[in-house]
RNA sequence: UGUAGAGAUAGAGGUGCGUUUUUCAUAAGUAUCACACAUCAGGCAUAAAGCUGCCUAAGAGGGUGUGCAAAAAGGGGAAAACGCCGAGGGUCAUAUACGGCUUUACGCAUAUGGCUCGGCUGCCUUGGAUAAUAUUCGGGCGGCUGUCAUCACAUGGCUUAGCGGCGUGAUGGAGAGCUAUCCGAGGC
Numbered sequence: 001u002g003u004a005g006a007g008a009u010a011g012a013g014g015u016g017c018g019u020u021u022u023u024c025a026u027a028a029g030u031a032u033c034a035c036a037c038a039u040c041a042g043g044c045a046u047a048a049a050g051c052u053g054c055c056u057a058a059g060a061g062g063g064u065g066u067g068c069a070a071a072a073a074g075g076g077g078a079a080a081a082c083g084c085c086g087a088g089g090g091u092c093a094u095a096u097a098c099g100g101c102u103u104u105a106c107g108c109a110u111a112u113g114g115c116u117c118g119g120c121u122g123c124c125u126u127g128g129a130u131a132a133u134a135u136u137c138g139g140g141c142g143g144c145u146g147u148c149a150u151c152a153c154a155u156g157g158c159u160u161a162g163c164g165g166c167g168u169g170a171u172g173g174a175g176a177g178c179u180a181u182c183c184g185a186g187g188c
Stems, first nucleotide, its partner, number of pairs: 001187001005183001007182005014085001016084009032069001033067005039061001042055004046105006088117009098107002118145008127137003147173007155165001157163002
């Protein structure tokens, strides 16, 4: 000098990201409860099998009707506060806890690891999740934006064949990025 180092620290993007709280709608006039009617042997504790417990002819369960009766969670919108800028999202695998017990599934939460996406946004969709037209993930076609690289144009600078700066435009890349500072094997 400052390369490799998925080095360290700080920082930027903007309808940026997450969490919590409040609030609003949805869920839903649903579950549930009460009553009535007809029915009649089973039903509940996630599914199946086996147990265990409980309810049930004093009528289980399902059905229909009535009622100024009547939710909640999960999911979502908005606002505020806080924490942040691989923020975080998605997906797969594994482990653990919970759903009465055991096994297998499933659901749910957490943790770890892999893969993937720069951010926002509009429209479309026989797709997945979802109660859902909300929202979201995937796919398709666009728009905006930050950043870097390359090229072109214009302009100015330093120095002598090249090297930078500012601006505009085009194309391309990905956050394992970009900017600043620092450490820095090796090489020179």
Lysine riboswitch aptamer, 188 nucleotides, folded computationally.
Model confidence (mean pLDDT): 79 of 100.
It was read from a public genome assembly, where an Rfam model found it.
The model forms 96% of the base pairs in the Rfam consensus.